The RNA shown here (Bacterial RNase P class A) has 405 nucleotides and comes from a soil metagenome. The sequence is in RNAcentral, with records from MGnify. The coordinates come from a structure-prediction model, not an experiment, and the mean pLDDT is 75.

[in-house]
RNA sequence: GAGUCGGUCGGACGGCCGCGGUAGCCACCUCUCUGCGGAGCGGGGGCCACUGAGGAAAGUCCGGGCUCCGAAGGGCAGGGUGGUCGGUAACACCGACCCGGGGUGACCCGCGGGAAAGUGCCACAGAGAAGAGACCGCCGCUGCUCGCAGCGGUAAGGGUGAAACGGUGGGGUAAGAGCCCACCAGCGCCCGGGGCGACCCGGGCGGCUCGGCAAACCCCACCCGGAGCAAGGUCAAGAGGCGGGCCCUCGGGUCCGCUGCGCAGACGCUCGAGGGCGGCCCGCCCGAGUCUGCGGGUAGACCGCACGAGGCCAUCGGCAACGGUGGUCCAAGAUGGAUGGCCGUCGGCUCCACCUGCGUUCGCGGAGGUGGUGAUCACAGAACCCGGCUUACAGACCGGCUCGU
Numbered sequence: 001g002a003g004u005c006g007g008u009c010g011g012a013c014g015g016c017c018g019c020g021g022u023a024g025c026c027a028c029c030u031c032u033c034u035g036c037g038g039a040g041c042g043g044g045g046g047c048c049a050c051u052g053a054g055g056a057a058a059g060u061c062c063g064g065g066c067u068c069c070g071a072a073g074g075g076c077a078g079g080g081u082g083g084u085c086g087g088u089a090a091c092a093c094c095g096a097c098c099c100g101g102g103g104u105g106a107c108c109c110g111c112g113g114g115a116a117a118g119u120g121c122c123a124c125a126g127a128g129a130a131g132a133g134a135c136c137g138c139c140g141c142u143g144c145u146c147g148c149a150g151c152g153g154u155a156a157g158g159g160u161g162a163a164a165c166g167g168u169g170g171g172g173u174a175a176g177a178g179c180c181c182a183c184c185a186g187c188g189c190c191c192g193g194g195g196c197g198a199c200c201c202g203g204g205c206g207g208c209u210c211g212g213c214a215a216a217c218c219c220c221a222c223c224c225g226g227a228g229c230a231a232g233g234u235c236a237a238g239a240g241g242c243g244g245g246c247c248c249u250c251g252g253g254u255c256c257g258c259u260g261c262g263c264a265g266a267c268g269c270u271c272g273a274g275g276g277c278g279g280c281c282c283g284c285c286c287g288a289g290u291c292u293g294c295g296g297g298u299a300g301a302c303c304g305c306a307c308g309a310g311g312c313c314a315u316c317g318g319c320a321a322c323g324g325u326g327g328u329c330c331a332a333g334a335u336g337g338a339u340g341g342c343c344g345u346c347g348g349c350u351c352c353a354c355c356u357g358c359g360u361u362c363g364c365g366g367a368g369g370u371g372g373u374g375a376u377c378a379c380a381g382a383a384c385c386c387g388g389c390u391u392a393c394a395g396a397c398c399g400g401c402u403c404g405u
Base pairs, nucleotide, nucleotide: 001403002402003401004400005399006398007397008396009395011346012345013344014343015342016341017340019052020051021050022049024047025046026045028043029042031040032039033038054379058390059389061388062387063386064385065384066228067227068226069225078224079223080222081221082220083097084096085095086094087093098112099110100109101108102107113219114218118217119216120213121212122211135158136157137154138153139152140151141150142149143148144147166184167183168182169181170180171179185209187206188205189204190203191202192201193200194199232303233302234301235300240259241258242257243256244255245254246253247252261295262294263293264292265291266290267289274286275285276284277283310329311328312327313326314325315324316323317322347377349374351372352371353370354369355368356367358365359364
């Protein structure tokens, strides 16, 4: 100088005003109790103190905790994962390794089970696209108008294509061809050695060669119950209706109880349940719903809900992911949803001008300083909580390693 991998931060300080949460103090209001001195629940205020977004809070793509439904043992359907061994609560995540590919290298990339179980597909071009194929060419035979036609053989040569059914050499042949042979590549099987394993190394045998796509169907192995904090739980109004008590200026006021939800059953709707008057019967009046049982619940308030697979430090085990032990810390909790606004100083960045010194291929390049300028200073805003992945991000800083000089 060029490159590669990883980590940290992501404006600082101050003033004024404002918002959410927690605790304290101060009076005020309503209500309750009272031994009349006070005490307590609640409400809206004031003052003061502490505290108040992120590395991704985002996308909601995976995995789990928690909750309810439910009983999930087996099978079918459906979905997911896919080299191996580990890590983890779990994962489609992470680590190490294997295989294939790229790079001089550090390192990077891989949607990496099975195509020799079956079915299917392979655009365009090309004669032919998968147990194939004669377009040109080559060879043989026949014919004739004598350089063409027909028939047959041939995959060595040409042409098409992403891909044309092993490669090189020799033998062989009319010309050719794994037709035969040697070597090489590949496939299958066997043996020996190494590794927990994926796999690697070496040897032998075989028929001679077997294309690609599974993010096409499919096959194999393993995994998966569903819905989600508006989950779920506790307390529980009011309007209105009915009945009763008290007061009254007879208009009403006030207090108490039930109802104000659902389901089931019974008896009823003029042949009338039930209610009122009444001690009971008769009678009179009102009359379409009433009674019983079981289970609860709307508005609203509270819990869930901030201590958790938690953060940081040290040490031990492990290549690592990670795990064990010890110490230490507690850090938002809104619910129309707070975490903001304005100003000042400093800092960084963009752009412009000037100055200084350096290099120069004389075009300029990059470094430092001074002054001005702009954005008002990247991406972006928690909502039950964690572990990941992915995506967005101005700028600043730190470290390991590689290559060249």